[in-house]
RNA sequence: GGGGCCAUGGUUCAGCGGGAGAACGCGACCUUCGCAAGGUUGAGACGGCGGUUCGAUUCCGCCUGGCUCCACCA
Numbered sequence: 001g002g003g004g005c006c007a008u009g010g011u012u013c014a015g016c017g018g019g020a021g022a023a024c025g026c027g028a029c030c031u032u033c034g035c036a037a038g039g040u041u042g043a044g045a046c047g048g049c050g051g052u053u054c055g056a057u058u059c060c061g062c063c064u065g066g067c068u069c070c071a072c073c074a
Stems, first nucleotide, its partner, number of pairs: 001070007010024004018054001026042005047063005
C1' cells in the first nucleotide's frame, strides 16, 4: 500500500428498510431478623460525516477504530 470481516446499553450478543431487543450487570420496591436467592419495576445503546429512499441500525460512499490475509521495505 491492496483485499476481506467487524463497530448496537457497563459486558456478551440478536435484529438487517417502518415496534431498538435478550442475557448478565446496575438502581428502587416486595418477601427475610439479616444475608443470599427469588419476584416486580426502572435507567441505560445503533462509531462519525454525507448519499439513496416517503422512511436508514439495516443499502451505498468516505473517514475513524479493531481483527485478519496478501504485497512491499531495510
Description:
The RNA shown here (transfer RNA) has 74 nucleotides and comes from a Bryobacteraceae bacterium. Taxonomically the source falls in Bryobacteraceae (Bacteria, Pseudomonadati, Acidobacteriota, Bryobacterales). Model confidence (mean pLDDT): 82 of 100. It matches the Rfam family "tRNA". The family's RNA type in Rfam is transfer RNA. The sequence is in RNAcentral, with records from ENA.